Predicted 3D model of a 75-nucleotide RNA (transfer RNA) from a Methanobacteriota archaeon.
It matches the Rfam family "tRNA". It is annotated as a transfer RNA. Clan: tRNA clan.
The sequence was found in a public genome assembly.
[in-house]
RNA sequence: GGGCGUGUAGCAUAGCCUGGAUAAUGCACCGGCCUCCUAAGCCGGGGACCGCGGGUUCGAAUCCUGCCGCGCCCG
Numbered sequence: 001g002g003g004c005g006u007g008u009a010g011c012a013u014a015g016c017c018u019g020g021a022u023a024a025u026g027c028a029c030c031g032g033c034c035u036c037c038u039a040a041g042c043c044g045g046g047g048a049c050c051g052c053g054g055g056u057u058c059g060a061a062u063c064c065u066g067c068c069g070c071g072c073c074c075g
Base pairs, nucleotide, nucleotide: 001074002073003072004071005070006069007068010027011026012025013024020058029045030044031043032042033041051067052066053065054064055063
């Protein structure tokens, strides 16, 4: 340099192919119950407008495109 994949809460993972209105789940975190205390368990709560920019569309995490990071392969 070329090709493919990938980037979504603190962490991990879905949702993307087939566009649809308040982006889901687990762990973690905060509060409560329970306990002598802690852990476990149970109940409740907050947190991401989706790597950055542009385009298409009534509407984009999702489609197209240019960059950036990471991984694998080729030279």